[in-house]
RNA sequence: GCGUUCAUGGUGUAGUCGGCUAUCACGUAUGCUUCACACGCAUAAGGUCUCCAGUUCGAUCCUGGAUGAACGCA
Numbered sequence: 001g002c003g004u005u006c007a008u009g010g011u012g013u014a015g016u017c018g019g020c021u022a023u024c025a026c027g028u029a030u031g032c033u034u035c036a037c038a039c040g041c042a043u044a045a046g047g048u049c050u051c052c053a054g055u056u057c058g059a060u061c062c063u064g065g066a067u068g069a070a071c072g073c074a
Stems, first nucleotide, its partner, number of pairs: 001073007010026003019057001028044005050066005
């Protein structure tokens, strides 16, 4: 330099042939339980779905570009 794949709460992820309040697990906070802790149960908070532009009535999803990451070729 070229090609392929990927970027979604603190971490790891689901989702996506465009429209519902964006999913689950772990973690965090509070409560219940316990003499206390852990486990368990309940509830809650936490996301501008990497960025910019386009298409569209409407974009996490489609199109173009940028940035970053992994792999392959040279």

This is a predicted structure of a 74-nucleotide RNA (transfer RNA) from Linderina pennispora. The RNAcentral record of the sequence draws on ENA. The prediction has a mean pLDDT of 80. It matches the Rfam family "tRNA". The family's RNA type in Rfam is transfer RNA.